Small-subunit ribosomal RNA from an uncultured prokaryote, 1487 nucleotides, folded computationally. Model confidence (mean pLDDT): 81 of 100. RNAcentral holds the sequence, with entries from ENA.
[in-house]
RNA sequence: AGAGUUUGAUCCUGGCUCAGGAUGAACGCUAGCGGCAGGCCUAACACAUGCAAGUCGGAGGGGUAACAGAGGAAAGCUUGCUUUCUUGCUGACGACCGGCGCACGGGUGAGUAACGCGUAUACAAUCUACCUUAUACUAGGGGAUAGCCUUUAGAAAUGAAGAUUAAUACCCUAUAGUCUAUUAAUAUGGCCUCAUAUAAAUAGUAAAGAUUACGGUAUAAGAUGAGUAUGCGUCCUAUUAGUUAGUUGGUGAGGUAACGGCUCACCAAGACUACGAUAGGUAGGGGGCCUGAGAGGGUGAUCCCCCACACUGGUACUGAGACACGGACCAGACUCCUACGGGAGGCAGCAGUGAGGAAUAUUGGACAAUGGAGGAAACUCUGAUCCAGCCAUGCCGCGUGCAGGAUGACGGCCCUAUGGGUUGUAAACUGCUUUUAUACGGGAAUAAACCUCUCUACGUGUAGAGAGCUGAAGGUACCGUAAGAAUAAGGACCGGCUAACUCCGUGCCAGCAGCCGCGGUAAUACGGAGGGUCCAAGCGUUAUCCGGAUUUAUUGGGUUUAAAGGGUCCGCAGGCGGGAUAUUAAGUCAGUGGUGAAAGCCUACAGCUUAACUGUAGCACUGCCAUUGAUACUGGUAUUCUUGAGUAUGGUUGAAGUGGGCGGAAUAUGUCAUGUAGCGGUGAAAUGCAUAGAUAUGACACAGAACACCGAUAGCGAAGGCAGCUCACUAGGCCUGAAUUGACGCUCAGGGACGAAAGCGUGGGGAGCGAACAGGAUUAGAUACCCUGGUAGUCCACGCCGUAAACGAUCAUUACUCGUUAUUGGCGAUUUACAGUCGGAGACUAAGCGAAAGUGAUAAGUAAUGCACCUGGGGAGUACGAUCGCAAGGUUGAAACUCAAAGGAAUUGACGGGGGCCCGCACAAGCGGUGGAGCAUGUGGUUUAAUUCGAUGAUACGCGAGGAACCUUACCAGGGCUUAAAUGCAGAUUGACAGGACUGGAAACAGUUUUUUCUUCGGACAAUUUGCAAGGUGCUGCAUGGUUGUCGUCAGCUCGUGCUGUGAAGUGUCGGGUUAAGUCCCAUAACGAGCGCAACCCCUAUCUUUAGUUGCCAGCGAGUAAUGUCGGGGACUCUAGAGAAACUGCCCGUGCAAACGGUGAGGAAGGUGGGGAUGACGUCAAAUCAUCACGGCCCUUACGUCCUGGGCUACACACGUGCUACAAUGGCCGGUACAGAGGGCAGCUACCCCGCGAGGGGAUGCGAAUCUCAAAAGCCGGUCUCAGUUCGGAUUGGAGUCUGCAACUCGACUCCAUGAAGCUGGAAUCGCUAGUAAUCGCGCAUCAGCCAUGGCGCGGUGAAUACGUUCCCGGGCCUUGUACACACCGCCCGUCAAGCCAUGGAAGCUGGGGGUGCCUGAAGUCAGUGACCGCAAGGAGCUGCCUAGGGUAAAACUGGUAACUGGGGCUAAGUCGUAACAAGGUAGCCG
Repeated sequence: AGAGUUUGAUCCUGGCUCAGGAUGAACGCUAGCGGCAGGCCUAACACAUGCAAGUCGGAGGGGUAACAGAGGAAAGCUUGCUUUCUUGCUGACGACCGGCGCACGGGUGAGUAACGCGUAUACAAUCUACCUUAUACUAGGGGAUAGCCUUUAGAAAUGAAGAUUAAUACCCUAUAGUCUAUUAAUAUGGCCUCAUAUAAAUAGUAAAGAUUACGGUAUAAGAUGAGUAUGCGUCCUAUUAGUUAGUUGGUGAGGUAACGGCUCACCAAGACUACGAUAGGUAGGGGGCCUGAGAGGGUGAUCCCCCACACUGGUACUGAGACACGGACCAGACUCCUACGGGAGGCAGCAGUGAGGAAUAUUGGACAAUGGAGGAAACUCUGAUCCAGCCAUGCCGCGUGCAGGAUGACGGCCCUAUGGGUUGUAAACUGCUUUUAUACGGGAAUAAACCUCUCUACGUGUAGAGAGCUGAAGGUACCGUAAGAAUAAGGACCGGCUAACUCCGUGCCAGCAGCCGCGGUAAUACGGAGGGUCCAAGCGUUAUCCGGAUUUAUUGGGUUUAAAGGGUCCGCAGGCGGGAUAUUAAGUCAGUGGUGAAAGCCUACAGCUUAACUGUAGCACUGCCAUUGAUACUGGUAUUCUUGAGUAUGGUUGAAGUGGGCGGAAUAUGUCAUGUAGCGGUGAAAUGCAUAGAUAUGACACAGAACACCGAUAGCGAAGGCAGCUCACUAGGCCUGAAUUGACGCUCAGGGACGAAAGCGUGGGGAGCGAACAGGAUUAGAUACCCUGGUAGUCCACGCCGUAAACGAUCAUUACUCGUUAUUGGCGAUUUACAGUCGGAGACUAAGCGAAAGUGAUAAGUAAUGCACCUGGGGAGUACGAUCGCAAGGUUGAAACUCAAAGGAAUUGACGGGGGCCCGCACAAGCGGUGGAGCAUGUGGUUUAAUUCGAUGAUACGCGAGGAACCUUACCAGGGCUUAAAUGCAGAUUGACAGGACUGGAAACAGUUUUUUCUUCGGACAAUUUGCAAGGUGCUGCAUGGUUGUCGUCAGCUCGUGCUGUGAAGUGUCGGGUUAAGUCCCAUAACGAGCGCAACCCCUAUCUUUAGUUGCCAGCGAGUAAUGUCGGGGACUCUAGAGAAACUGCCCGUGCAAACGGUGAGGAAGGUGGGGAUGACGUCAAAUCAUCACGGCCCUUACGUCCUGGGCUACACACGUGCUACAAUGGCCGGUACAGAGGGCAGCUACCCCGCGAGGGGAUGCGAAUCUCAAAAGCCGGUCUCAGUUCGGAUUGGAGUCUGCAACUCGACUCCAUGAAGCUGGAAUCGCUAGUAAUCGCGCAUCAGCCAUGGCGCGGUGAAUACGUUCCCGGGCCUUGUACACACCGCCCGUCAAGCCAUGGAAGCUGGGGGUGCCUGAAGUCAGUGACCGCAAGGAGCUGCCUAGGGUAAAACUGGUAACUGGGGCUAAGUCGUAACAAGGUAGCCG
């Protein structure tokens, strides 16, 4: 110091989360020791038991219940013992009187928002026991009472009566003045009342023991403690705005230690409050503690200071001090005892118990030390304190060993697995050490006093010195000795943030998770293991606080579009404010003094072996108060100035406002007229109007509303807003100029005024338009969009409402800061076409700013002042409350809950029922089909034992399959085998195995029988068996390679460098032309390049040349019935090698060019000549694990393998692709002609014979330019004559042929017979632009044969049409919008239904705190009285005021709960629609 998370990616805004530190903590796992600290945060809940406050003893008092001693008496006897009685005589001492203490110490934080606390002052308005100092005094007398004794009530607690007694208990009297109170005087001082000093008059006190000491009283002072008052500071809520009657003040009195409405009587009407009164909520305050760089934020345990409280509430007494924790009285609640009459109690003291709770300790020891009370002291008391016990609760320290040790052991884990890696010098093993633990032994400091004794100095006492006595902790700390590595390591984590990785298991399950997220068969994220990382006697989790968070911003943020400028103006308070001079010194700055407790923090040093801890010293305590000084700035006061601001004069401007008058066009209506059948309306229609005369046209009349052209990018106004012309009234702006005032200014919370449209009230008005409503359409529906009508309203007057996307989404004012251009209102000139200047209103732009878009003198720049507003999204501008309103509603304005985003700007894509340009058999123009029939074939479905599997929009469906009777074959039924085949190694055995024959069987297979090696004896070969190895058309094409389809033979897809941008990205690749083309040219912050296009390759079209066999044959010769048949030939065709040829090269036109057009020439071919091969980056998790290969998983007497039979060929049905047809451009019969490309020896077969034929029997040629398979449409004749036919051939019967081991399921072909549907095919849909479509045959692969009408090729004959790009489909480029990015098959809204959650309202029910009225009223103070008691002081009693509490009444506030009810949020796959995002299909949005 930052990081993760919104997006396909980017920048920003913005929230959420993490890494750090801390804790009185708790929980989980684990645990060796010590030191120091800490330990009920919850129920201020209830408490059993013990202890926590007593002490003073002859030196206050009377005494003697218990114990001991002593004296006396009596009795018993073991004759010096025991028992009893007695004497307060002695030691002592229960209880009592009396003194002092109990107001300290200790606990808790309920209450309290307060002079409670903190800080600084004041008391001239006060008190203070014990202590210290000083002065003075300490006389006389009196009556009681407790105790004790007797009697008595009661269960007890506790009393009652009588008798008697003392005091340092109580009372009276005397004395004193440096005392107090009152009266008046003088002097000094001060702070208003006054204070001090001096002198005068009246009233008031004491106790004894006694040798001292200690006491007592009065006065003064000190110290300590307390009380009171004041300034400043001290939480949240305004959804708490008014509060207050003793209230505020005065006079007088009372009361108090003291001031004071503290209390009372009277008088006055004040006092507090927006600088937050009052009310409500919460809370002890501070020093400090945690965090933070700091400023701050949070907190108030332990320790210290202050306050408050002591079961709850009230009250006083005593006392120096209390309204009193371990005192009293009363009331209440609770608990306990009881003989039922009545009593007792208060752990928020220390332990401890129960309860509550996630959670917090021993019913310990000692007064040795420190401190406290009493005492002269010894001493007693002290749960204060000092110690110990429990607890890893925290901080700190130590240890669990150190060194060597490689065959890198065993084991574990992992891998590419004959071997490596890692655990790992780790272990074993060798040597060393002994902290700690264990055992034994020694053993402190803390202790110095008091006191006792001795001595010294002076003065019976004091001071000093010496010796002695005292230790809970504790036989503890510490030290020594002994033996031996011996006694001692875990927790969390390992996807990123965040250090640390692999295997197995699991399979959106189980689970993890702080955020993002992980898990659906290869999980570094779950669980386990190995390994690793981080801490370490701890480690993690949870909770809370600060930090990071500049995410409340003083330091240190923002407001055009992200949240955020009020709709506008005026304006009180408040804040801020021009120039000059003088003065003051409040702010400000500096010096000095006081204070800021200690502890703590920091620094230094020191003490515990170190540290934590502790001690000593210093700094600091940023604060407050007082005082002295400075005077620049701000403030105050005074004087002055003119530039800010205003006023006056002159001019000018405009849809500025209010009221009145006037005008024309249009529309509607009415009347009249002309005129006839429609009008109107729409995408198309209908409702509607119209023969009772509409629409249309003309004339006249009338009504209301709005003002065409001018008109604009214009003007005016504070905003809303303002438009025919004109008049009156009112207001404003601007300019000129320097007359006048002299800072009079700016902003503005609260407040006031204005404020579109809609809406409301009252009264008018009502032509057009037009919510609601009605009807007609559209539609699946249509409560809409469209149409026909139409009420409120729109208009006027008056009154309300007070909101808008009231927008420039941009508050007001002031100052400053480059330019260009046009416009408006003035001024100024003049050559009236302008260099100027002031005020408005626009566009572009520099710098700057900004996340960017943008803004840019009309700032979103640079500064200043004031106001308003914001702090994640949703819930929600909602609820409740308050307020305004007639209402509608407005203003103010939350929370629970929920999400990890929501959002802004820009980028790249994709998409649009957005736009522009362009292309394609895309449409159009044509030709022929499909869809109807029969059949073939494939698919779906169904069926089945099985109908094996795959392919499924385009891009599956005559597809994998280029050929299922067995085989194939993967499927089913049944029967067998456990290794068929290949390969290698090792071990063992045997000499066979194979073959032939026979039997069983469906076969596989099983059984029987027969024959049977070589050898150089080493072995070779073969077989059997065992082990390692195999095999799988089993799964996953969503783990993969390879291959393929499609977009698409579309023209695109990218890169390097440079440049632009914060960046994603852009540019290049865009623009203007052109092309089939990102083809080329021009222009250009781009310049180049790559993959694609094109070309290079093959076939074909022309020619040349070379070469002629099996091909050809013109010319020459021979021969035949005839044929290149033969000799020959290379001319031609042809074959197959090489070459030529075409490039917009030439001409004309257009154009800058590229290029296009034109025909022309030439040419076999002309603008890519035709065809093929060739398929960019990528898309579809496209297809294929069944061609093949391959990771992982699965099976192993089976999911492997062999065999037989069956199935893949099923059949109510649906679809795709084809064949044949429906006929005359035809069918049939006869005759006759012409290809190309291929194939052929288990083959093609000439020719001959037989058969109607498929074919059969002979036979010949050919491994093929030689032989052979081998043409059809066509042409020439004939016949048929429009019919279900001489069309069509399905189906069926019969008879055959061929292949094959075998044609039943299930082959093809032939012949005879049979002769079905079908007469050109609905909606819809397909192919094709020339040698093409259409039509006609031929060949080949696979193959024994073939279900081939399929596929792949070949040639023959050979058309029609294209105006054109509006539309459909697909595609390319540019641009635009976007809330899409899984990318429109996208996204997304609302109701309803279901579950869960929190919440509002609500009849009612039930609590709480506070206030008010009335009634009652304990204890108690005070006041009055007091005939009774007392010598007196005084008291009992009675009366009154006040009051805690209780009762009652009405109202307000605030909780809980609730039938029912409202909306909200959340929840993979519910319902209905489709509102928004594209022109979202009616642009959207605000009120």